Background
Two RNAs folded together computationally: RNase P RNA and transfer RNA, 449 nucleotides in total. Rfam match: Bacterial RNase P class A. By type it is a ribozyme. Its mean pLDDT, the model's own confidence on a scale to 100, is 79.
RNA sequence: UCAGAUGGCCGGACGGCCGCAGGUCCUACCUGAGGAAAGUCCGGGCUCCCUGGCGGCAGGGUGCCGGGUAACCCCCGGCCGGAGCGAUCCGAGGGAAAGCGCCACAGAGAUCGAACCGCCUCGGUCCGCCGAGGUAAGGGUGAAAAGGUGCGGUAAGAGCGCACCGCCGCAUCGGCAACGCUGCGGGCAUGGCAAGCCCCACCUGGAGCAAAACCGAAUAGGGAUGGGAGGGGCCCUUGGGCCCGGGGGCGCCGCCACCCCUUACCCAUCCGGGUUGGUUGCUUGAGGCCGCCCGCAAGGGCGCGUCCCAGAUGAAUGGUCGUCCUCCGCCACGGCAGAGACAGAACCCGGCUUACGCGGCCGUCUGACACU
RNA sequence: CGGAGUGUAGCGCAGCCUGGUAGCGCACUUUACUGGGGGUGAAGGGGUCGUCGGUUCAAAUCCGGCCACUCCGACCA
Numbered sequence: 001u002c003a004g005a006u007g008g009c010c011g012g013a014c015g016g017c018c019g020c021a022g023g024u025c026c027u028a029c030c031u032g033a034g035g036a037a038a039g040u041c042c043g044g045g046c047u048c049c050c051u052g053g054c055g056g057c058a059g060g061g062u063g064c065c066g067g068g069u070a071a072c073c074c075c076c077g078g079c080c081g082g083a084g085c086g087a088u089c090c091g092a093g094g095g096a097a098a099g100c101g102c103c104a105c106a107g108a109g110a111u112c113g114a115a116c117c118g119c120c121u122c123g124g125u126c127c128g129c130c131g132a133g134g135u136a137a138g139g140g141u142g143a144a145a146a147g148g149u150g151c152g153g154u155a156a157g158a159g160c161g162c163a164c165c166g167c168c169g170c171a172u173c174g175g176c177a178a179c180g181c182u183g184c185g186g187g188c189a190u191g192g193c194a195a196g197c198c199c200c201a202c203c204u205g206g207a208g209c210a211a212a213a214c215c216g217a218a219u220a221g222g223g224a225u226g227g228g229a230g231g232g233g234c235c236c237u238u239g240g241g242c243c244c245g246g247g248g249g250c251g252c253c254g255c256c257a258c259c260c261c262u263u264a265c266c267c268a269u270c271c272g273g274g275u276u277g278g279u280u281g282c283u284u285g286a287g288g289c290c291g292c293c294c295g296c297a298a299g300g301g302c303g304c305g306u307c308c309c310a311g312a313u314g315a316a317u318g319g320u321c322g323u324c325c326u327c328c329g330c331c332a333c334g335g336c337a338g339a340g341a342c343a344g345a346a347c348c349c350g351g352c353u354u355a356c357g358c359g360g361c362c363g364u365c366u367g368a369c370a371c372u
Numbered sequence: 373c374g375g376a377g378u379g380u381a382g383c384g385c386a387g388c389c390u391g392g393u394a395g396c397g398c399a400c401u402u403u404a405c406u407g408g409g410g411g412u413g414a415a416g417g418g419g420u421c422g423u424c425g426g427u428u429c430a431a432a433u434c435c436g437g438c439c440a441c442u443c444c445g446a447c448c449a
Stems, first nucleotide, its partner, number of pairs: 001368010012324007020032005034342001038353002041351005046208004051257007059204005064078005079093001080091004094199002099197002101193003116139002118135007147165006166188001167186005173180002212280004222271007231244006245262005273448003287307003290303005325340003329336003373445007382398004392429001400416006422438005
């Protein structure tokens, strides 16, 4: 210099005036969209349903190992496999010698290993070939054909034998582990699919701020269907209490404890009727910034450090002017005009994914070439 | 704001769970019957299975991302 790899930050900047929303110590001051506020794909907080524990079943989810976290289908570090000269990138990455199922078409054969062509041996022959047997090296089919290469061996062949590689098992050593190194043993018995059922390990109630609570107003406090349920004894004072029994209480079952019900009433769904108001939940929180310490990192701890940073409810976050920044156009070369993405809070957080500029800035690293 | 579902030929749908051939009805084209139309019969054409990836030998089907559309949900008594 060229070509690449990777990490982080920025989402025009500052000021004046007017306007809108919220808060307060109300003549005033302070604050006022995002990195994705989005998709609603995961995980939590919070609220209610409807009490807790133990065991089992069903459903759902996760899936190399270790760590981080409130938690995770997230993040970090490693292992293994694949791609690349390399920096580095990619991987839904447990189990197919527990079982079931599937493997279309083609092909002889698609999983209790088979023999179409071929090769070899023997027999026959009308010399075209036919029959019996051996074989799996070669051909053919297929996505996939039962370890691979080489040498030996053989009638031809074959893990039949041997060497190396691969695979499986065992042991030593290293590592928390995934796994790796080395050695020994086994000729190999074990095709693929689990984002098919399944097995193993671990996790796991449901609904969602239109959750939920309160105040106020109005109406026909109505109807239909379905379900539950009417128990026994004793005491006392109408009504209640006690005991036995029955029923109900997070998808189902069992057990234990606790609670409730045991009544002309309760629950669910539908039809019909009324209202379209207000308050709480509502924003201070796994919070931001700074400093120190621990950790390779994700991240964690400490400071009595510092700051308060949207809470609307038909829904505020806007308009205009000035000075600059970037881009583009026009011409009297100094001005003029224009543009500045994706998109916009609605209970709140942690992630993921997607959208966004032929955008800018700052690092770290690799390869090639040239020079010192 | 929250939740549920759908996307296959011009239209309405099946096939998806259990992966190998995309099918049914109406419509369309040609043709026969008719003087013509209608109607009926016969033959035929037409589908990136919303889109982008992944798993698999193989995907409409299984698994993710995105896009579009539809439906439901206020409170009181």